[in-house]
RNA sequence: AUACUCGAAAGGUCGAAUUCGGCAGGCGUUGCCGAAGCGGGGGAUCCAACUCCUGGGGUGUAUCGCGCACAGGCGCGUAGGCGACUUCCGCGCCGAACCCGUCAGCUAACCUCGUAGACAGAUCGGAAGGCUUU
Numbered sequence: 001a002u003a004c005u006c007g008a009a010a011g012g013u014c015g016a017a018u019u020c021g022g023c024a025g026g027c028g029u030u031g032c033c034g035a036a037g038c039g040g041g042g043g044a045u046c047c048a049a050c051u052c053c054u055g056g057g058g059u060g061u062a063u064c065g066c067g068c069a070c071a072g073g074c075g076c077g078u079a080g081g082c083g084a085c086u087u088c089c090g091c092g093c094c095g096a097a098c099c100c101g102u103c104a105g106c107u108a109a110c111c112u113c114g115u116a117g118a119c120a121g122a123u124c125g126g127a128a129g130g131c132u133u134u
Base pairs, nucleotide, nucleotide: 008134009133010132011131012119013118014117018036019035020034021033022032023031024030037115038114039113040112041111042110047105055103056100057099058098059097064077065076066075067074068073080094081093082092083091085129086128087127088126089125090124
């Protein structure tokens, strides 16, 4: 120095939403620009679909059904999603919101957009296995 074994401690969440550089401002978790990374949309051949209505479509887990009320609403379920590395089991929670504007299937090249926001308090519990740092 490397490898292995044993023990202890530590590791924030949902989400694509992070990192770096430059300029300005200057309390800053600020503003602008660029790059990388991550995420989304449009867009040939081939394939698919073929019309019309009650238009259609996109981001997202957030769809669908029943009942009540009868603009807006409420209740019970449900596809699906989340709970701090992964899987299993249990338990719990969510099951929204917004956008395009008559228009878009897939789709190489190509074009283009976003990079927010909201939270927790010892990681909800158990079992098995495992990563990084000290």
Predicted 3D model of a 134-nucleotide RNA (c-di-AMP riboswitch aptamer (ydaO/yuaA leader)) from a Chloroflexota bacterium. It was read from a public genome assembly, where an Rfam model found it. NCBI's taxonomy places the organism under Bacteria, Bacillati, Chloroflexota. It matches the Rfam family "c-di-AMP riboswitch aptamer (ydaO/yuaA leader)". From the family's description: This family represents a conserved RNA structure found upstream of the ydaO and yuaA genes in Bacillus subtilis and related genes in other bacteria.